[in-house]
RNA sequence: GGAGUAGACCAGACGAUCGCCGGGAAUCGCCUUCCCGGAGGAAAGUCCGAACACCGCAGGGCGGGGUGCUCCGUAACACGGAGUCACGGCGACGUGAAGGAAAGUGCAACAGAAAAUAAACCGCCCCGCCGGAUUAGGCGGGGUAAGGGUGAAACGGUGCGGUAAGAGCGCACCAGUUCCCCGGGUGACCGGGGAAGCUCGGCAAACCCCACCCGGUGCAAGACCAAAUAGAGGAGCGUUCGAGGGUUGCCCGCCCAAGCUCCCGGGUAGGUCGCAAGAAAUAUCCGGCAACGGGUAUUCCAGAUGAAUGAUCGUCGUCCACAGCGGGGCAACCCGCAGUGGAAACAGAAUUCGGCUUACGGGCUGCUCCGGCC
Numbered sequence: 001g002g003a004g005u006a007g008a009c010c011a012g013a014c015g016a017u018c019g020c021c022g023g024g025a026a027u028c029g030c031c032u033u034c035c036c037g038g039a040g041g042a043a044a045g046u047c048c049g050a051a052c053a054c055c056g057c058a059g060g061g062c063g064g065g066g067u068g069c070u071c072c073g074u075a076a077c078a079c080g081g082a083g084u085c086a087c088g089g090c091g092a093c094g095u096g097a098a099g100g101a102a103a104g105u106g107c108a109a110c111a112g113a114a115a116a117u118a119a120a121c122c123g124c125c126c127c128g129c130c131g132g133a134u135u136a137g138g139c140g141g142g143g144u145a146a147g148g149g150u151g152a153a154a155c156g157g158u159g160c161g162g163u164a165a166g167a168g169c170g171c172a173c174c175a176g177u178u179c180c181c182c183g184g185g186u187g188a189c190c191g192g193g194g195a196a197g198c199u200c201g202g203c204a205a206a207c208c209c210c211a212c213c214c215g216g217u218g219c220a221a222g223a224c225c226a227a228a229u230a231g232a233g234g235a236g237c238g239u240u241c242g243a244g245g246g247u248u249g250c251c252c253g254c255c256c257a258a259g260c261u262c263c264c265g266g267g268u269a270g271g272u273c274g275c276a277a278g279a280a281a282u283a284u285c286c287g288g289c290a291a292c293g294g295g296u297a298u299u300c301c302a303g304a305u306g307a308a309u310g311a312u313c314g315u316c317g318u319c320c321a322c323a324g325c326g327g328g329g330c331a332a333c334c335c336g337c338a339g340u341g342g343a344a345a346c347a348g349a350a351u352u353c354g355g356c357u358u359a360c361g362g363g364c365u366g367c368u369c370c371g372g373c374c
Base pairs, nucleotide, nucleotide: 001370002369003368004367005366006365007364009362010361012316013315014314015313016312017311018310020038021037022036023035024034025033026032040346044357045356047355048354049353050352051351052218053217054216055215064214065213066212067211068210069083070082071081072080073079084098085096086095087094088093099209100208104207105206106203107202121148122147123144124143125142126141127140128139129138130137156174157173158172159171160170161169175199176198177196178195179194180193181192182191183190184189222273223272224271225270233263234262235261236260237259244256245255246254247253280299281298282297283296284295285294286293287292318343319342320341321340322339324337325336326335327334328333
């Protein structure tokens, strides 16, 4: 210098002007003025897990769903940390629904004789018959999985013995499986030793088996206040002794008149709460490899409901490109200074937390591999 890999971080700053939302103070109150606060790392997708609320529920079972290497963390999780094993990568490192196929049932396209209690297409071997024929060839019966061929996959591999030819049929070594013992580890598992010819293949994101976990609906949950309307209630007044209504504000008069008023109840529109002091944030110390836990101190940090958190200008900063100057280096190149032009992403709370996933700008650090020079 190039290529790569992992991790944590930032999300422009300040000032001026004009606005928006919430809270507080002044004010009886409104207006107004002043002060304070006002989005994110993902506020997103709504995919998991919880808090909280209502409904359901004696207890248990069946059914259904979820999770699935180990240990730890956590309020909890399908999340995280540290590990194990397998696979990928030269490596840093990454990926993994990673229990059981030696419980049972089932599945395996095409090709192939045969696809799982194996199988005889070619080949090899034995016997019988035909044939002039122990020997070429043909027919029939049988043995054989060593060789060929098909396939993603053909029922361990190599060698020796054995045999008519063959075969774990026997033996040695190797591989695997099951079982036993010793050592290490909390554990997954690792290391070592031994026994058995046991060789039993694949698929469980096929049914299934095993272990563990699981009620439902979601803040439009739900609670309260309460115009209006229906009405089952209660009280009062009133129906030729006229409540009440209309007629210009009031009185008289005139007209119409059997209901009218209040309470209760109900809960619509609307409003208030839920709803911001919390599994909180920041700093620091301690324990732990870490996730995380504990202690101390300080702080209070958006609460809108058609839904605020914005716009403009200036200065500075960041990054990129261009040409310039200075310095370093053999060089590729690097660093600094000032100038001109440009760029600044993804996206916006809506009950609240913990995660995951996805979108996206920027620089930083650790580590790995390769190359050049000394």
The prediction has a mean pLDDT of 77. Bacterial RNase P class A from a Desulfobacterales bacterium, 374 nucleotides, folded computationally. Its Rfam family is "Bacterial RNase P class A". Rfam classes the family as a ribozyme. A source record names the gene rnpB. Taxonomically the source falls in Desulfobacterales (Bacteria, Pseudomonadati, Thermodesulfobacteriota, Desulfobacteria). RNAcentral holds the sequence, with entries from ENA.